[in-house]
């Protein structure tokens, strides 16, 4: 330098062919249970869907450019 893949909650990951689709588990927090802790049960919170544009009535999803990481080639 070139090609491919990935980027969504603090972490690991979902989200049919664009249309109630912004979710789950875990961590942490609050409460219950217990003499107490863990485990277990319940609750609430937590989001610039990497960024900037574009297409569209409508974008996490499609297109372009960029950024970061990984793999391969040179």
């Nucleotide at each position: 330098g070139g090609g491919c893949c990935u980027g969504u909650a603090g972490c690991u990951c979902a989200a049919g062919u664009g249309g109630u689709c912004a979710g789950a588990g875990c961590c942490a927090c609050c409460g219950g249970c217990u003499c107490a802790u863990a485990a277990c049960c319940g609750g609430a919170a937590g989001g610039u869907u990497c960024c900037u544009g574009g297409u569209u009535c409508g974008a996490g999803u499609c297109c372009a450019g960029g950024c970061a990481g990984g793999c391969c080639c040179a």
Transfer RNA from an uncultured Synergistales bacterium, 74 nucleotides, folded computationally. Rfam family: tRNA. Rfam describes the family as follows. Transfer RNA (tRNA) molecules are approximately 80 nucleotides in length. The coordinates come from a structure-prediction model, not an experiment, and the mean pLDDT is 83.